[in-house]
RNA sequence: AGCUCGCCGGGUGACCGCGGUCGACGUUGCUACGUCGGCCGAGGAAAGUCCGGACUCCACAGGGCACGGUGCUGGGUAACACCCAGGCGGGGAAACCCGACGGACAGUGCAACAGAGAGCAAACCGCCGAUGGCCCGUAAGGGCACAGGCAAGGGUGAAACGGUGGUGUAAGAGACCACCAGCGCACCGGGCGACCGGGGCGGCUCGGCAAACCCCACCGGGAGCAAGGCCAAGCAGGACCAGGACGGCCCGUCCGACGGUCCGGGUAGGCCGCGCGAGCCCGUCGGCAACGGCGGGCCCAGAUAGAUGGUCACCACCGGGAAACCGGUACAGAAUCCGGCUUACAGGCGAACU
RNA sequence: GCCGGAGUAGCUCAGCUGGUAGAGCAGCUGAUUUGUAAUCAGCUGGUCGGGGGUUCGAUUCCCUUCUCCGGCU
Repeated sequence: AGCUCGCCGGGUGACCGCGGUCGACGUUGCUACGUCGGCCGAGGAAAGUCCGGACUCCACAGGGCACGGUGCUGGGUAACACCCAGGCGGGGAAACCCGACGGACAGUGCAACAGAGAGCAAACCGCCGAUGGCCCGUAAGGGCACAGGCAAGGGUGAAACGGUGGUGUAAGAGACCACCAGCGCACCGGGCGACCGGGGCGGCUCGGCAAACCCCACCGGGAGCAAGGCCAAGCAGGACCAGGACGGCCCGUCCGACGGUCCGGGUAGGCCGCGCGAGCCCGUCGGCAACGGCGGGCCCAGAUAGAUGGUCACCACCGGGAAACCGGUACAGAAUCCGGCUUACAGGCGAACU
Repeated sequence: GCCGGAGUAGCUCAGCUGGUAGAGCAGCUGAUUUGUAAUCAGCUGGUCGGGGGUUCGAUUCCCUUCUCCGGCU
């Protein structure tokens, strides 16, 4: 200098204030309020709502199609698009990082512009013109480049149907040969596997895009705490319905007037859900690890217009100043809960490695 | 809080089986008119909200982010 992993993200004390909870006391009609005291009171992302679950209701969550998602292998997990380990490919000098990483001989399709030719290829420049043709010449031979041959060279393009060397030829060409690269097939060895290593055979090259349709494998029923349930207050009823039960279809199952839809009217109250949980910390054991088992300890926010703030003292860091001192301390803030991902973030600490 | 939708010229909108982005109004210039409006002809004007990825190539496909709008009891 770099790279990876883990952690902190102002601290301590005093006073005042706010939300919750427990206890005591007082007032009061069960209940509610007040006073005092104890305890607790934002985050690594509480955020975006991008995935996966728990929970609740719809039916106990069924089958098929359609639709959507995921996509190397093995493991972890409640589950995942997450995590760990490994394989392969790419980047880097390295530590290390990144990868939607199944299939393009199942089929359909796309490739603008440029270029002669773009998908069972193509003759613009170029090379040749052996053979046939034409011309000169008695002939040998020479010339033209008409037929025709050539993918070696130039040029176009993101991409032009292997590379090097040789044989060969009129010039050439996997046309043929050797080596190499790549493709396919079966075999041997290693690995649970992805895959790796090895020798063999084949035709000589068989391209790209599936974050295009699609095929294959696996997964997914729908809605969401404004879910859902209970209580209280208040109002004015009326019309329609045989089908309904998550959105699309079919099957199957269940329910069906004490029901459902719409219009009108009324109420903007309370309680539960609601925080003991896939919870946190420590130790130990298994495992490379993610993680899991066992033992011990701990209780850790629950508001409803929404509490978590302010002042002072000392200290830490940053900025200014000669000093006294002054100013500041990132990003941001719970709202059903949990596991991830992504995004924002002043500064600082520790460890391994190059 | 939960769930949906949209960002393209100054304004309102097209364009989406990927191939150099258009229309109307507005603006500017010219013609017509004594002059203006209307009309006619021509022109200007775009980081397709930002960033990244797939692809030879992205307004279009995918991911992420920002802004705006709507619904619920």
This is a predicted complex of two RNAs, RNase P RNA and transfer RNA, with 427 nucleotides together. The coordinates come from a structure-prediction model, not an experiment, and the mean pLDDT is 81. Rfam match: Bacterial RNase P class A.